Predicted 3D model of RNase P RNA and transfer RNA as a complex of 426 nucleotides. Rfam match: Bacterial RNase P class A.

This record gives sequence, C1' cells and structure tokens, in this order.
RNA sequence: GGAGUUGGCCAGACAAUCGCUGCCUCGCAAGAGGUGGAGGAAAGUCCGGGCUCCAUAGGGCAGAGUGCCAGGUAACACCUGGGCGGCGUGAGCCGACGGCCAGUGCAACAGAAAGCAAACCGCCGAACGGGCCGCAAGGCUGCGUGGUAAGGGUGAAAUGGUGCGGUAAGAGCGCACCGCGAGUCUGGUAACAGACCGGCACGGUAAACCCCACUCGGAGCAAGACCAAAUAGGCACCUGUUGGCGCGGCCCGCGUCGGGUGCGGGUAGGUUGCUUGAGGUCUGCGGUGACGCAGAUCCCAGAUGAAUGGUUGUCCACGACAGAACCCGGCUUAUCGGCCAACUCUAUUU
RNA sequence: GGGUGUUUAGCUCAGUUGGGAGAGCGACGGCCUUACAAGCCGUAGGUCGCAGGUUCGACCCCUGCAACACCCACCA
Repeated sequence: GGAGUUGGCCAGACAAUCGCUGCCUCGCAAGAGGUGGAGGAAAGUCCGGGCUCCAUAGGGCAGAGUGCCAGGUAACACCUGGGCGGCGUGAGCCGACGGCCAGUGCAACAGAAAGCAAACCGCCGAACGGGCCGCAAGGCUGCGUGGUAAGGGUGAAAUGGUGCGGUAAGAGCGCACCGCGAGUCUGGUAACAGACCGGCACGGUAAACCCCACUCGGAGCAAGACCAAAUAGGCACCUGUUGGCGCGGCCCGCGUCGGGUGCGGGUAGGUUGCUUGAGGUCUGCGGUGACGCAGAUCCCAGAUGAAUGGUUGUCCACGACAGAACCCGGCUUAUCGGCCAACUCUAUUU
Repeated sequence: GGGUGUUUAGCUCAGUUGGGAGAGCGACGGCCUUACAAGCCGUAGGUCGCAGGUUCGACCCCUGCAACACCCACCA
C1' cells in the first nucleotide's frame, strides 16, 4: 500500500428572517421576553417488564412458550463467558444445539426387501430330495431345500467405513485405523473433554404426537380515575338459579344477581394518567465479561385535528431510511455516506 | 394508538394424519342451430403474496417481510 474482521460514534454545517408548540416571568387582556422542542431505528408489534383495572392474582387440569452449560438482569426468546458442530488461510462468523431403550405414529413412488429387516440378479456349495449316466463303486447336474449382505440394481435412507487376513463363497469371523457405546477412571461448578475398556448392541423423523426440565392468570392508556352536559334507562329476540356474570378453555374458590345480540336515545367537552426515569454524563472500585456498587453532576419533547416547519445566503464530501402519542429493556427489518479504535491476511521497501 | 384475521387460476372459494394442485363461473376451440342463446364435448390458464429454514419431500410445519380487511369512545 491492498484486501478484510469486530466494536463504537455522526446522520449536512453556519447565519439571517418569518412562523408552530410545552414551561417560567411580566401584564386586566392583547401580547412581550427567556428557555426546551423526534430517532437510531420513533417502524414491525415479534418477545420481556413497569403501570392500571379485573380478587390480594389464589389451587388444580388443559393450553402456550423456552430448550448445550454457567452467569448477568426488573424480566426475556436478550446479553456475557464457556462447550460442541459447521464455515473461513486468519482476525472472526453462523447454529430452534434436551430426549426416538417411556409409548404411539409417519416414510408417496421405486424396489426382492422400509422397521423384531430382506435373497431379485449375482457369488458359493454335492449335506438332503429330484433328474441324468453307470452292472457297480461312483460321477455329473444348481431343479427344490440351503449358505452368503462382498458386487449389481431401487431409493432420500438398505443394519458401521477403509484396508489386510480369513473363507466353498462370504461375514467384526480375526486384526489395524476411523466411527460408535447405556461401561470404568481422571479433569472441570457444569456443558463437555481425555485415557482405558467393549466387536458393535441403538437407522431417520420430536419446526410428528409425546416425554423431561423450567416459565407463564386475563386485558390493555380507546387501561383506569374525576368533573360537566344530555335522554325514552325504551323495544325485539335468545339464554338463565345443579345457573348467569366479574373471568376471553374448564373445575374449585371469592364476589355479585342477571347476562348476550340487534334496533333505538343522548353526549362526543374538560382535568388527570403524562413524563424524574430499572434516566443521562464523569470519576473511582469489584468482575475475564455482560454487569454491579459508591460519589459528583445534569433535567433532556409531551402534542390531542395533534407542535418540532418555511424562505434566503455561504460552504462541502451534495445529504439515506424515516416523524414521538403511557413508559422502559431487547430482537428484527429499512438506511446516502463518513469518522475512530483494536485485530487479521498479503505484496513491496527498509 | 391498541387488538384480530386473510392472501391458492381472470373472479368466488375448497384443499388434514405433509406425497395428485382442484371446483364453480369466466376465456378459447369443436358439435348442435338458418343464426344467437341454452345444452354437450374438449383445451389452455398457477413462482399457492415474497424470502429463508425443518424434512427424502411443504399450499400444509417454523421464522422474517409485504399487502389487504375488520374490531375497539363515553352515558344509561
């Protein structure tokens, strides 16, 4: 210099001017002044929590979710560290990664055989039966019974793989290496690893039912609370006291005595919840790390027909995805480009 | 803002222990008719919304994304 990996940060800048909006001060008011005013994803609503109501959120079944191990956290499907597997020369990256000896199911077509395996072709053999030859002794013949999973063929998958020995031909039948294992020992908190041992017993599928371990009550700020205004507390149908509803699977339990659907009537105003929070920044300490603890310091949108914008000028690398709506922690998805740090591979020069 | 559902042929929809992609209407061609309609026979038409995964195999199971549709104010 080139090619990359990981982590973090920024998201046109400055000025003028005209507006919009929360709060504070002044003012009877109109208004004036000061100050704050979108994001890394505000998004999808996919997870987890806070908060509110339903009972204080209770017990059981059902159901749902998570799924290597250990830790972090308010909690998680997130994060950190480790293990195992895969990819990459490497820095690193990716992984729904528990269990088919608890039980049940599935595998179309093809194929001889697909789940307590199996003999279609092939290979082997004269022990038995059959046939043929022979006077006989016996010989020939693979037709039937038989041995064989090396080879062919089917399939996604055919009951360990390669090699040597062995055999009638073969075969873990024997041996070496690899694989496998419900065995033993050692190390590790554990996942797991290593050594020894065992001829091999246990094919696949659990993003099939299921089993094991752990977690989960439901609804959502249009939750909920308060004030005000208004009227016909009406009609029809369905259902109902071993019941209905609160309670959106069922039972127990608690509370309550009606409930559901459709039509009709009225108001569609205000306050609150509403932003100080598992909050940000800096320093120190503990920890490999996620993170925790202590101290100092800061206040940083809160709208409700819904603000955060328009115009002009200068400059540059010419500006992407995109707009809060109760609030946080994550994940995922979209995104023009730029900067910083650490690390890897490689060429050349010194 | 919050919640729920759907996506399969031109249109309306089926599609279950995961193995054939289908029905009705429509389109096109033929028969019938003087002609048209109806009727009868036949033919074509599909990236199953998109992408990825599990599996031998996916419309179906799982994950992500997209589009569309519906419901939710208060008083009694």